[in-house]
Molecule: Bacterial RNase P class A
Organism: Psychroserpens luteus
RNA sequence: CAAGUAAAUCGCCUUAUCGCAGAGAUAUCAUGUCUCUGAGGAAAGUCCGGACACCGUAGUGCAAUCAUAGUGGCUAACAGCCAUCCAUCGUAAGGUGAGGAAAAGUGCAACAGAAAGUAUGUACAGGUCAUGCUGUAGUGAAACCAGGUAAACUCUAUGUGGUGCAAUGUCAUGUAAACUAGUGCUUGAGCGUACACGCGCGAUGCUAGAGGGUAGACAGCUAAAGUUUGCUGGUAACAGUAAACGUAGAUAAAUGAUAAGGGUCAAGACUUUAUGUUUUGAUACAGGAUCCGGCUUAUAGAUUUACUUACUCA
Repeated sequence: CAAGUAAAUCGCCUUAUCGCAGAGAUAUCAUGUCUCUGAGGAAAGUCCGGACACCGUAGUGCAAUCAUAGUGGCUAACAGCCAUCCAUCGUAAGGUGAGGAAAAGUGCAACAGAAAGUAUGUACAGGUCAUGCUGUAGUGAAACCAGGUAAACUCUAUGUGGUGCAAUGUCAUGUAAACUAGUGCUUGAGCGUACACGCGCGAUGCUAGAGGGUAGACAGCUAAAGUUUGCUGGUAACAGUAAACGUAGAUAAAUGAUAAGGGUCAAGACUUUAUGUUUUGAUACAGGAUCCGGCUUAUAGAUUUACUUACUCA
């Protein structure tokens, strides 16, 4: 110099005019003025795990379904993360692992080969009275009363209520306790948030049909298992502690439009070959809706740190 491995940051900037959502202040008989704040590393997928809310007054069970699978640690928890053992890929830095059990059972293995399981032909050697017996040779991944395979069925161990902010709660308004059919009335119809049992409630009841009214306002709603920096402990994930910061809360859904200049990248031209001048084009993936911790997927380009080096060149 080149190629690679692992991790991290940014991902357009500035000015001017107009416009939008929230909070605060001020003024006014009227909606004006000023200040501050205003999307992401994935907000995507809806794949995991939770916080929170409701269902149970009273639980118990089945693990049927489903999930996990070397060992240890972290965490609120996890199929996540860290370390380590083993296996495997790579020269290496490093990457990947759906990593328990094949003597509980049932399956599967094309072709080749005599034959793929309690099957066994041929040739040679050894042994025997002789045959059985032992070994080598052919084919094949595998020819040992065998081995392989469980991201084949299965078995083992451990674990697992449900629905989800369209949860849920309060207030206001308004109607039809009406109509039809069936059925029930304490000897119990039916209802109770996976299912079964149990338990409880239960009579102008319940189920089904057709129909009527309402769908408005507020809360939930953003201070979070939060972020940043220092110190201590730890290989690390992370934990403790001190200080500082305070960061959308909309509800048909707000952060945009225009103009000028600049940055970065790509292609071309010119020459004084300099991080030169100039022209054209582009400027990624993409936008909350209860909130967090993860995983997966998409991504123009720029920068930084540490590490590796087979072949070849200087």